[in-house]
RNA sequence: UGCGAUCGGACGCCGAGCCCUGCCACCGGCCGCACCUCACUCGUGACACGAAGGCAGGGACGGGGGAACCACCACCGGGCGCCGCGUGCGGCGUCCUCGGGGUGAAGUCGCGCAAGCGGCCGGGCCACUCCAGUCCGAACCCGACAGCUCACCUCGUAGGCGACCAGGAGAGGUUCA
Numbered sequence: 001u002g003c004g005a006u007c008g009g010a011c012g013c014c015g016a017g018c019c020c021u022g023c024c025a026c027c028g029g030c031c032g033c034a035c036c037u038c039a040c041u042c043g044u045g046a047c048a049c050g051a052a053g054g055c056a057g058g059g060a061c062g063g064g065g066g067a068a069c070c071a072c073c074a075c076c077g078g079g080c081g082c083c084g085c086g087u088g089c090g091g092c093g094u095c096c097u098c099g100g101g102g103u104g105a106a107g108u109c110g111c112g113c114a115a116g117c118g119g120c121c122g123g124g125c126c127a128c129u130c131c132a133g134u135c136c137g138a139a140c141c142c143g144a145c146a147g148c149u150c151a152c153c154u155c156g157u158a159g160g161c162g163a164c165c166a167g168g169a170g171a172g173g174u175u176c177a
Base pairs, nucleotide, nucleotide: 011162012161013160014159018059019058020057021056022055023054024053027050028049033045034044035043060157061156062155063154064153065152070147077096078095079094080093081092082091083090084089085088099145100142101141102140103139107120108119109118110117111116121137122136123135124134125133128170129169130168131167
């Protein structure tokens, strides 16, 4: 000097995934206090403070279900077990998913056996808009079932990342003179 990893602090990004108050035990280091000492250091303890964790309460944000009106309007999959009876039907429970539905930007069309490629469209990156540049278009869940939807009911507050670079036009705001 360069690269990589780890720890800590601050900053920033995607995302609803954040804020406040109180309590609890754990951890932390400087000064001060108490104990220990002839004295000092070390050590121990309490108070105060700080950070994350747990609990309780309040707020904020996001999602699902759910009338009338409107819209839609046709038949409701498979396996297993039990019950009923008019023996092929019904009911209950449970499991599954090439039906259907949900969160999400994560859709659609063409080519291709596939991997993938391309178009349209959607989303992120400067605190606003457009152009340019660049990246992404996943994953998971419900379990035969749900349109919208007042009241009402209910769920979530996670996870994952970044590093000196970053243009043009316009709009807007703040500060100073």